[in-house]
RNA sequence: CGGGGCGUGGCGCAGCCUGGUAGCGCACCGACUUUGGGUGUCGGGGGUCCCCGGUUCGAAUCCGGGCGCCCCGA
Numbered sequence: 001c002g003g004g005g006c007g008u009g010g011c012g013c014a015g016c017c018u019g020g021u022a023g024c025g026c027a028c029c030g031a032c033u034u035u036g037g038g039u040g041u042c043g044g045g046g047g048u049c050c051c052c053g054g055u056u057c058g059a060a061u062c063c064g065g066g067c068g069c070c071c072c073g074a
Stems, first nucleotide, its partner, number of pairs: 001073007010026004020057001028044005050066005
């Protein structure tokens, strides 16, 4: 320098192709259960979807430009 992949609650990921209320598991908080802890059951909180701009009635999703990490090539 060129090419590819990835970036979404605290962590790991799905959703993107085909635009229409942002989800799952673990973790966290509360209640019940227990002498207590753990397990189990029920309920709950938490994310301007890496950043900026564009298209659109509407963008995590499409388009453009950046940033970061990883891989390949030179």

Transfer RNA from a freshwater metagenome, 74 nucleotides, folded computationally. Its mean pLDDT, the model's own confidence on a scale to 100, is 83. Its Rfam family is "tRNA". Rfam describes the family as follows. Transfer RNA (tRNA) molecules are approximately 80 nucleotides in length. The same sequence occurs in records of 5 taxa.